[in-house]
Annotation
c-di-GMP-I riboswitch aptamer from Clostridium manihotivorum, 83 nucleotides, folded computationally. The RNAcentral record of the sequence draws on Rfam. The prediction has a mean pLDDT of 78. The source organism's lineage runs through Bacteria, Bacillota, Clostridia, Clostridiaceae and Clostridium.
RNA sequence: UUAAAUAAAGGCAAACUUAUCGAAAGAUAAGGACGCAAAGCUAUGGGUCUUAAAAUUUAUUUUAUGAUUGCCAGGUUGCUAAG
Numbered sequence: 001u002u003a004a005a006u007a008a009a010g011g012c013a014a015a016c017u018u019a020u021c022g023a024a025a026g027a028u029a030a031g032g033a034c035g036c037a038a039a040g041c042u043a044u045g046g047g048u049c050u051u052a053a054a055a056u057u058u059a060u061u062u063u064a065u066g067a068u069u070g071c072c073a074g075g076u077u078g079c080u081a082a083g
Base pairs, nucleotide, nucleotide: 002083011036012035016031017030018029019028020027021026034070040076041075042074044073045072046071047068048067049066054062055061056059
């Protein structure tokens, strides 16, 4: 310096419940742990979800300026160790 086993110190926190916000998807806080070596940060690209407003094709239509980093990838930061 790399860092994928094992170990140690720790960290985060799914589903669900309650309260609030939101048109919704979903988010926040508390409880709670399915799991995670970045399940830290970043909506940059793709995918997915919702569909208020808008449009016109009046419809189980189109569509993000919304959401999802615990969907995948990129960027960036970090703990510990055999080898």